[in-house]
Molecule: transfer RNA
Organism: Deltaproteobacteria bacterium
RNA sequence: GCGCCUAUAGUUCAAUGGAUAGAGCAUAAGCCUCCGAAGCUUAAAAUGGUGGUUCGAAUCCACCUAGGCGCA
Numbered sequence: 001g002c003g004c005c006u007a008u009a010g011u012u013c014a015a016u017g018g019a020u021a022g023a024g025c026a027u028a029a030g031c032c033u034c035c036g037a038a039g040c041u042u043a044a045a046a047u048g049g050u051g052g053u054u055c056g057a058a059u060c061c062a063c064c065u066a067g068g069c070g071c072a
Base pairs, nucleotide, nucleotide: 001071002070003069004068005067006066007065010025011024012023013022018055027043028042029041030040031039048064049063050062051061052060
């Protein structure tokens, strides 16, 4: 330099182009308990960035950023 793959919540992962982007663990509050743990209920929390296509984009396209792999 060229090609391919990946990027979603604190973390690990889902999500036919279409309903309010869901779940496990973790976190916070409440219930329970003598106090904790466990259990139950509730809450907060995310689509790497900029454009484009589309009635509609986490999803498709281009470029950029970061990481990984291969070729030279």